[in-house]
């Protein structure tokens, strides 16, 4: 802003507009014309005029209380649902019965004159009516008042006659008709009432003065504190009143297998609202969405004085929002209102328009079509995938897009939708596909980015360089015009357990009783008929659900029909069972009578022993205490010890998984007084019983509060100790306290973590009480039964553990608690408390788990049991010197890298001057220093200048090979292209293969079978016994493998068989086993033999076996080696090698010279050589080994040198030749010193090897001659041919050994034992640990301030009580003012209006 409530002139006066007509203007055409003009007069225009007829602003009717919006208030008779009004009204509608006579006064509209800026108003004056008022008739009305009859539960109702009393009306007309009045009946509507049901909260428990009845009036269409006055004092609540929060209610919707759970948006019923709050008028209906009055709030108008307004009605704007539509078309259709009707309203409606918001349907093509195209992606480079998927061939037309005809919806007429639906041509795959997801749950996988970063996430989690989880791509997969998230509600959730859970230990039995309300209850007959049970009837509104048909081409949707609505109410009727009434019973429960038994309770008084204290006597130096000590006490005489005395608590032994009591609890003796169980026994009552919210009552220990007492013990304190500290834990004191009386306090792991009560369901062994039998004549004994109190076990139950007639089983009963951890039993709030507190008990917030029971490890400063150089017994050592060597650390251009407790550190490295070598500096090289493939030249190689540090760079000159089918082929070598080489560059936490370590530890598995819901147990454990899981016995176990252990090698004995380079008794020989000879010995090496607890004997289970013996070279695996289970350490090792990803590619690759790895305030590790006399030197005289090695080699004899070494070579490819022993042996000397010890350090001279010995090798000589005197704390090794000592090989290797790998010689001590330390085995216990004790894990501080409390105090909102002013209003009164109708001649009078007053009031 614009419509959404109007109409009716057939209710009435008025105004208004028109036709005929009539006048004035005007004059077009026509006519006639003397052309001057005259006649005729249409439209038009103004005034009269008004038939019929239109319009219609007021009076007047009806409507406007309906339709159409919203859900702010409501916890309530508001909604449901059934009832009921004998307590009620009802316009218009139908049906009936009667009726409508005569009268009167006004008023709007209008005129006129005022007043406002306007809305809007006065004031005179005319006028009608279906407008208003009397009067007349009137009863089957109404009211009274008398009576008959009759029904109701009551009040009281209905019918009927009788007499008083009271009210009516309108009229229009087109004469069909439509109205008026008054009753009475219906029918529609609505108004009360009442039974039922209808959310949370007790951290709201007491509310209520019109509240609760009554009486009398008043009010209303009716009933009723609806009002009002007296009276009485009652009315509601634990079956939740009162208060507070929160919400419209239903029919239905969603879900759900149902029971149930959440919701009430659309359509349908109903309630309440229309700006906020109040009130009335009018009317049949309102306290009234589009009318009145008042008061707030707000928005506009204006002359400031004053007035308009209410979209929660259609659209539509603004705003707020994550967000919701057009200011459209008609009233054709269906219903409304009004009219007699035509009609006219209608943003109720019917349509259309916006939005994939829901639900249904349909397309976006089909069929053929392998060169399996190209592009993309992946690739093991072979190929695989997109895939008939495209192109391309044919083909069809739903939708669509053009044209054309073209409904039904309506019936005589009328169609907004709508040229819509619907048909017929024609065009041409042409115009239509997306979203979400691929790690489990859950269908569906791959590449690349990216590196705990960007991200993802519903849970569990994903990401820290190979990510099927992230981000992209390819694929695949789900759904499809939608898909995907998000929020909410049910399922799954038996996770509030009616259906349908549970409390011992997971969350959960009250601390016990006593006992109110209330729940629930023993046999037996007999009524009733509330609950139950069947049967009729009424009701359960349509829609919606279902189930059948039917109509849009299908559906969806709509239409008909049944069904169904599990309910309520009525009303018959049954009598099992529960309720209710009566009767009766005795077994539940109680009384009674005899009995015994007890730490039950209360109070009196009594005892002995010990502690302490005091006093006296004796007696002397310590006494207490403790892991060890000190602090206390004691020469003023302790302590020990005697005798006396005091005073206080407690009551040894008897004593018991014995008694007793509801529980907490009770323990010397005795008295009184007093509960309570139990046995027997059946006299008595007759169900009297269980259990039990709330209440009462008792309630260890601490603790208070008042008075007492105090011996001991002992919180607080105090003093000693320990400790890093020690506000403890030991240790000397000590004060409340403990104890008595009275009053509080109310909690405990107050437990049996197990509530009470009763019936029932295998057994067995204890123990306390009492009874009965038996039986010998009785003290035993055994049977049997009740009550308590214990252990085992069976069925049964339980998640296991476990429980098991004292139940955690079967079953009924009744009360209390639990519903994920934490915050938190905490805050606020209320009751109690003298205070400590003590009941009751949230949420914000935060995790994703807390928590039971068992398992299997693994750890324990747990236990038992064994073993091991582990300790112990011993030896020699390391730590302490110097030096080598290796590591750290530092340095540097670089000191390459690796190895990091045992298990890195003389380890990789069996040997860094160059090489090696990777590092550094500097010079060089790009298909490369190596490999394979082309091309093209050339043998191939050797020899040789030059310049450079060298790599390299630039020449000379020698040589012209093997195979051939004659075409070439192989091999090298040199140039050039590119594919490619090449990395000791990165990850050992990507691996592969080697290895170290527990550990040479006795151990780890299996398969069947059995036990366990299962993890998993058993075997594998026990009871001996081994060195062993060796081996025996027993056993739900039987066997089986890997390991042990044998089997293999040296090695100790002997045989045989063989004798050379080995060997020599006897025989010969020689300087010599030299040489002839032997084959006996030694030795060699090939094959045997021997040792097995086999043999006696104790011991033992008569086995395993162990112990001694005895024979034996050897004796209990003889004495070494090799060999190392199942795994552990994300152990090593990418630099032996392989090798996946990554990284370098004129360099992270290759080549060459020089340096470095050898640096040196320092630190550790491992070793040597020493500190000396069991030595060192010197000397002699001969000695005694084993294993090894040797040809670019060992090297003999002989020579030279002081030596290292040279020369020189004889032999020797080795049982044939060489390389080679020290220490021991024996004489001598030193005589405890820094030495005659020790040998570093440095000078000098020199060898040796190698292009080179400065940086940086060994080795000789001589000369020098440091520490060092046996090593703090700690700490290695080794049990016998071993430690310890002593020297030889030998690999690497040109040279370099104090390392390392063999080897032999000379040889000890010592082991009581298993406590204790460190590792290891079995079993067995706790455990919050399982990356496993290097595990887990507490709490304070510091800092922030996210959540919650508390916090001087501020603010603000809802209720409540008291109180003040009082608006419109209806009521009440009242008689200043004014007044048409009726009375009355009149004067007044009735009556009405306005005003004032008053209760009440927002």
């Nucleotide at each position: 802003u614009g419509c959404a409530a109007g109409u009716c002139g057939a209710a009435c006066g008025g105004a208004g507009c028109c036709a005929a007509c009539c006048g004035a203007c005007a004059g077009a055409u026509u006519c006639c014309u003397u052309c001057g003009g005259g006649a005729u007069g249409a439209a038009g225009u103004c005034g009269g005029g008004g038939a019929a007829g239109c319009u219609u602003a007021g009076u007047g009717g009806c409507g406007g209380a309906c339709g159409g919006g919203u859900g702010a208030g409501u916890a309530a008779c508001g909604c449901g649902u059934g009832a009921g009004c004998a307590a009620u009204c009802u316009g218009c509608c139908u049906c009936a019965u009667a009726g409508a006579g005569g009268g009167g006064g006004a008023u709007a509209a209008c005129a006129c004159a005022g007043u406002g800026a306007a809305a809007a108003u006065u004031g005179u004056g005319c006028u009608a009516a279906u407008a208003c008022c009397g009067c007349a008739u009137a009863a089957c009305a109404u009211a009274g008042u008398u009576u008959u009859u009759u029904g109701g539960c009551a009040u009281c109702g209905a019918a009927g006659a009788a007499c008083u009393a009271u009210c009516a009306a309108a009229g229009a007309u087109u004469u069909a008709u439509c109205g008026c009045u008054a009753u009475g009946a219906g029918a529609u509507g609505a108004g009360c009432u009442c039974g039922c049901g209808u959310c949370u909260g007790a951290u709201u428990a007491g509310u209520u003065a019109g509240u609760u009845g009554g009486u009398g009036g008043g009010g209303u269409a009716a009933c009723g504190g609806c009002c009002u006055a007296c009276c009485a004092a009652g009315a509601c609540g634990a079956c939740g009143a009162u208060c507070a929060g929160u919400a419209g209610c239903c029919g239905g919707a969603c879900u759900g297998a149902g029971a149930g759970g959440u919701u009430g948006g659309a359509c349908g019923g109903c309630c309440a609202c229309a700006u906020u709050g109040g009130g009335a008028c009018u009317g049949a209906g309102a306290c009234a969405c589009g009318g009145c009055c008042c008061a707030g709030a707000c928005u506009c108008c204006u002359a400031c004085g004053g007035g308009a307004g209410g979209c929660a009605g259609c659209a539509g704007u603004g705003g707020g929002g994550a967000a919701u539509a057009u200011u459209g078309c008609g009233c054709a259709a269906u219903g409304g209102g009004g009219g007699g009707a035509a009609c006219c309203c209608u943003g109720a409606c019917g349509c259309a328009g916006c939005a994939a918001c829901g639900c249904c349907g349909c397309g976006u093509g089909a069929a053929g079509g392998a060169a399996g195209a190209a592009g993309g992606c992946c690739u093991u480079c072979g190929g695989g995938u997109u895939g008939u998927a495209a192109a391309c061939u044919u083909u069809u037309g739903u939708c669509u897009u053009c044209a054309g005809g073209g409904a039904a919806a309506a019936u005589a007429g009328u169609g907004a939708u709508g040229g819509u639906a619907c048909c017929u041509g024609a065009g041409g795959a042409g115009g239509a596909a997306g979203c979400c997801a691929c790690g489990g749950c859950u269908a569906a996988c791959u590449a690349c980015g990216u590196g705990c970063c960007a991200g993802c996430a519903g849970c569990c989690u994903c990401g820290g360089u190979a990510a099927u989880a992230c981000g992209u791509a390819g694929g695949u997969g789900g759904c499809a015009a939608g898909c995907g998230u998000u929020a909410u509600c049910c399922g799954g959730a038996u996770u509030u357990a009616c259906u349908g859970g549970g409390u011992g230990u997971a969350a959960a039995g009250g601390g016990u009783g006593c006992g109110u309300a209330g729940g629930c209850g023993g046999g037996a007959c007999u009524g009733u008929a509330a609950g139950u049970c069947a049967g009729a009837u009424g009701u359960g509104a349509a829609a919606a659900c279902u189930a059948u048909g039917g109509g849009c081409u299908u559906a969806a949707c709509c239409c008909a029909u049944a069904g169904a609505c599990u309910g309520c109410a009525u009303u018959u009727g049954a009598a099992a069972c529960u309720g209710c009434g009566g009767u009766u019973c005795u077994u539940g429960a109680g009384u009674g009578u005899c009995g015994g038994a007890g730490a039950g309770g209360u109070a009196a008084g009594c005892g002995g022993a010990a502690u302490u204290c005091c006093c006296g006597g004796u007696g002397u130096a310590g006494c207490g205490g403790u892991g060890a000590a000190a602090u206390g006490c004691g020469u003023a005489g302790a302590u020990a010890u005697c005798g006396g005395g005091a005073g206080g608590a407690a009551c040894a032994u008897c004593g018991g998984u014995g008694g007793c009591g509801a529980a907490g609890g009770c323990g010397g003796c005795u008295u009184a007084c007093u509960g309570g169980a139990c046995g027997a026994u059946a006299a008595c009552u007759g169900a009297c019983g269980c259990u039990g919210a709330g209440g009462c009552a008792c309630g260890a220990a601490a603790g208070u509060g008042u008075g007492g007492g105090g011996a001991g013990c002992a919180a607080a304190c105090a003093g000693g100790a320990u400790u890093a500290g020690a506000u403890a834990c030991c240790c000397u004191g000590g004060u409340a306290g403990u104890c008595c009386a009275c009053a509080c306090u109310g909690u405990a792991a107050a437990c049996g973590a197990u509530g009470g009560a009763u019936a029932c369901u295998a057994g067995g062994u204890g123990u306390a009480g009492g009874a009965g039998g038996u039986a010998u004549c009785g003290a035993c004994u055994c049977c049997u039964u009740c009550u308590g109190u214990g252990c085992c076990g069976g069925a049964g139950u339980a998640a296991a553990c476990a429980c098991a007639a004292u139940a955690a089983g079967u079953a009924u009963c009744c009360c209390a608690c639990c519903u994920g951890g934490g915050g938190a039993g905490u805050a606020c709030g209320a009751u109690c408390g003298c205070a400590a507190g003590a009941u009751u008990g949230a949420a914000a917030c935060u995790c994703a788990a807390a928590g039971g029971a068992a398992u299997u490890g693994a750890c324990g400063g747990g236990g038992g049991c064994c073993c091991g150089c582990a300790c112990a017994a011993g030896c020699a050592g390391u730590g302490g010197a110097g030096u080598a060597u290796g590591u750290g650390g530092u340095u540097u251009a670089a000191u390459u890298c690796g190895a990091a407790g045992c298990a890195a550190c003389g380890c990789g490295a069996a040997g860094a001057a160059c090489c090696u070598u990777a590092c550094c500096a500097g010079g060089u090289c790009u298909u490369g220093a190596c490999a394979u493939c082309c091309u093209u030249g050339g043998a191939a190689u050797c020899u040789u200048u030059a310049a450079g540090a060298g790599a390299u760079u630039a020449g000379a000159g020698a040589g012209u090979g093997c195979c051939u089918u004659c075409g070439g082929g192989a091999g090298c070598c040199a140039a050039g292209a590119g594919a490619c080489a090449g990395g000791u560059g990165g990850u050992g936490c990507a691996u592969g293969g080697u290895u170290g370590u527990c550990g040479u530890c006795a151990g780890c598995u299996c398969g069947u079978g059995u036990c366990g819901u299962g993890a998993g147990a058993u075997g594998u454990u026990g009871g001996g016994u081994u060195a062993a899981g060796u081996c025996c016995c027993g056993c739900a176990a039987c066997g089986a493998g890997c390991g042990c252990a044998a089997c293999c090698c040296c090695u100790a004995u002997u045989g045989u068989c063989a004798g050379u380079u080995a060997c020599c008794a006897u025989c010969a020989u020689u300087a010599a086993g030299u040489u002839g000879g032997g084959g006996a010995c030694u030795c060699u090496g090939a094959c045997g033999a021997g040792a097995c607890u086999g043999c006696c004997g104790u011991u033992g289970a008569u086995a395993a076996a162990a112990c001694g013996g005895a024979g034996g070279a050897a004796g209990g695996u003889g004495g070494g080696g090799a060999c190392g289970a199942c795994g552990u350490c994300a152990a090593a090792u990418c630099a032996u090698c392989a090798u996946g990803c990554c990284c370098c590619u004129u360099a992270u690759g290759a080549c060459c010279u020089g340096g470095g790895c050898u640096a040196c305030a320092c630190a550790c590790g491992u070793a040597c050589u020493a500190c000396a006399a069991u030595g060192g030197c010197c000397g002699u005289u001969a000695a005694c080994a084993a294993a090894g090695c040797g040809a670019a080699g060992c090297a003999a004899a002989g020579c030279a040198g002081u030596g290292a070494u040279g020369c020189a070579g004889a032999g020797c490819a080795a049982a044939c030749c060489g390389c080679g022993a020290a220490a021991a042996a024996c004489g001598g000397u030193c005589u405890c010193a820094g030495u005659u010890c020790a040998g570093a350090u440095u000078g000098u001279a020199g060898g040796c090897u190698g292009a080179a010995a400065c940086u940086c090798g060994c080795c000789u000589a001589u000369a020098u001659g440091a520490a060092g005197u046996u090593g703090g704390a700690a700490u290695u090794g080794c049990u016998a041919g071993u430690a310890a000592u002593c020297g030889c090989a030998g690999a690497u290797c040109a040279g370099c050994a104090u390392g390392c790998u063999g080897c032999g010689g000379u040889g000890a001590a010592u082991a009581c034992g298993u406590u204790c330390c460190c590792g290891g085995g079995c079993c067995u216990u706790g455990u919050a640990c399982a990356c496993a004790c290097c595990g887990c894990c507490c709490g304070u501080c510091a800092c922030a301030c996210c959540a919650u409390g508390a916090g001087a105090g501020u603010c603000g909102g809802g209720g409540g009580g008291a109180c003040c002013c009082g608006a419109a209003g209806c009521c009440u009164g009242u008689a200043g003012u004014c007044u048409a109708a009726c009375c009355g001649c009149a004067a007044g009078g009735a009556g009405g209006a306005c005003g004032c007053a008053g209760u009440c009031g927002a």

RNAcentral holds the sequence, with entries from ENA, Greengenes and SILVA. The RNA shown here (small-subunit ribosomal RNA) has 1402 nucleotides and comes from an uncultured bacterium. Rfam family: Bacterial small subunit ribosomal RNA. Model confidence (mean pLDDT): 83 of 100.